A computed fold for a 74-nucleotide RNA from a Lachnospiraceae bacterium, annotated as transfer RNA. Taxonomically the source falls in Lachnospiraceae (Bacteria, Bacillati, Clostridia, Lachnospirales). Its Rfam family is "tRNA". Rfam classes the family as a transfer RNA. The sequence was found in a public genome assembly.
[in-house]
RNA sequence: GGACCUUUAGCUCAGCUGGUAAGAGCAUCCGCCUCAUAAGCGGACGGUCGUUGGUUCGAACCCAACAAGGUCCA
Numbered sequence: 001g002g003a004c005c006u007u008u009a010g011c012u013c014a015g016c017u018g019g020u021a022a023g024a025g026c027a028u029c030c031g032c033c034u035c036a037u038a039a040g041c042g043g044a045c046g047g048u049c050g051u052u053g054g055u056u057c058g059a060a061c062c063c064a065a066c067a068a069g070g071u072c073c074a
Base pairs, nucleotide, nucleotide: 001073002072003071004070005069006068007067010026011025012024013023019057028044029043030042031041032040050066051065052064053063054062
């Protein structure tokens, strides 16, 4: 220098060939249970979907550039 992959909640990930309100588990917090703790059960909190622009009536999902990480080639 070139090619490809990944980027969604604090962490690990899902999101079905664009459709209207973005989800799960763990973690955290509250409650139930217990003499108490853990486990278990219920609930709550938490994300402008890497950034910017574009396409579209409509974008996490399509396109481009850039950024970060990774693999390979030179």